[in-house]
Description:
Predicted 3D model of a 73-nucleotide RNA (transfer RNA) from Choiromyces venosus 120613-1. Model confidence (mean pLDDT): 83 of 100.

RNA sequence: GCUCUGGUAGCUCAGGGGUUAGAGCAUGCGAUUGCAGAUCGCAGGGUCGAUCGUUCGAAUCGGUCUCAGAGCU
Numbered sequence: 001g002c003u004c005u006g007g008u009a010g011c012u013c014a015g016g017g018g019u020u021a022g023a024g025c026a027u028g029c030g031a032u033u034g035c036a037g038a039u040c041g042c043a044g045g046g047u048c049g050a051u052c053g054u055u056c057g058a059a060u061c062g063g064u065c066u067c068a069g070a071g072c073u
Stems, first nucleotide, its partner, number of pairs: 001072007010025004018056001027043005049065005
């Protein structure tokens, strides 16, 4: 330098055009317990890596850039 894969909640990841963006773990509160843990319930937490475009509509499609990983030279 070229090719491919990935970047979504604090962490691990789903979601691959359609109108509130989700799960598990973690955190906070409540129930339970003599206290705690475990268990159960509820809640908070996201400009979906950046930007420009396509579209009535973009986390999702296209261009460029950036970061991480793999391969080739």
The source organism's lineage runs through Eukaryota, Dikarya, Pezizales, Tuberaceae and Choiromyces venosus. Rfam family: tRNA. The family's RNA type in Rfam is transfer RNA. Gene Ontology term of the family: triplet codon-amino acid adaptor activity.